[in-house]
Predicted 3D model of a 74-nucleotide RNA (transfer RNA) from a Candidatus Omnitrophota bacterium. Model confidence (mean pLDDT): 81 of 100. It matches the Rfam family "tRNA". From the family's description: Transfer RNA (tRNA) molecules are approximately 80 nucleotides in length. By type it is a transfer RNA. The sequence was found in a public genome assembly. The source organism's lineage runs through Bacteria, Pseudomonadati and Candidatus Omnitrophota.
RNA sequence: CGGAGCGUAGCGCAGCUGGCUAGCGCACUUGUAUGGGGUACAAGGGGUCGACGGUUCAAAUCCGUCCGCUCCGA
Numbered sequence: 001c002g003g004a005g006c007g008u009a010g011c012g013c014a015g016c017u018g019g020c021u022a023g024c025g026c027a028c029u030u031g032u033a034u035g036g037g038g039u040a041c042a043a044g045g046g047g048u049c050g051a052c053g054g055u056u057c058a059a060a061u062c063c064g065u066c067c068g069c070u071c072c073g074a
Base pairs, nucleotide, nucleotide: 001073002072003071004070005069006068007067010026011025012024013023019057028044029043030042031041032040033039050066051065052064053063054062
């Protein structure tokens, strides 16, 4: 320098043929059970989807630029 992939809650991921309020597991908070812990059950909080801009009635989901990480090639 060229090409490809990834970037969604603290962590790991799904959703990406555009549309009802953005989900799952673990973790976290509260309650109940226990003398306590572990554990089980119930309830709950947390993200606006890497950043900016565009298309559209409507974008995490399409398009563009940029940023970060990984891989391949020179």